[in-house]
RNA sequence: UUCUUAUUACGAGUGAUUGAGGGAUCUGGCCCUAUGAAGUCCGGCAACCAGCUUUUAUUAAGCAUGGUGCUAAUUCCAGCGGUGUUACGCCGAAAGAUAAGAU
Numbered sequence: 001u002u003c004u005u006a007u008u009a010c011g012a013g014u015g016a017u018u019g020a021g022g023g024a025u026c027u028g029g030c031c032c033u034a035u036g037a038a039g040u041c042c043g044g045c046a047a048c049c050a051g052c053u054u055u056u057a058u059u060a061a062g063c064a065u066g067g068u069g070c071u072a073a074u075u076c077c078a079g080c081g082g083u084g085u086u087a088c089g090c091c092g093a094a095a096g097a098u099a100a101g102a103u
Base pairs, nucleotide, nucleotide: 002102003101004100005099006098007097008096013042015041016040017039021032022031023030026079027078028077029076043071044070045069048067049066050065051063052062053061054060075095080092081091082090083089084088
């Protein structure tokens, strides 16, 4: 890199630094941002894997030590299909993101 499985509507800053962009790609929207974007540090959230404690011990609950991850808006919304009462709504997929395993 690729494949498989699970999750993807909850949660998380009055901080420091820095200095112009950002919201995955493409398109159409719509937002955030010098009242400070992205990045880095610190803090925090969560509980996928390992670890530890309890337990009904191949179960369930908890802790938050380690490995990640995340920390505006549903993955910001839509684009493909189905369906309906068809400006729109609902359902599903595709793609993406995260974790674990495999190659």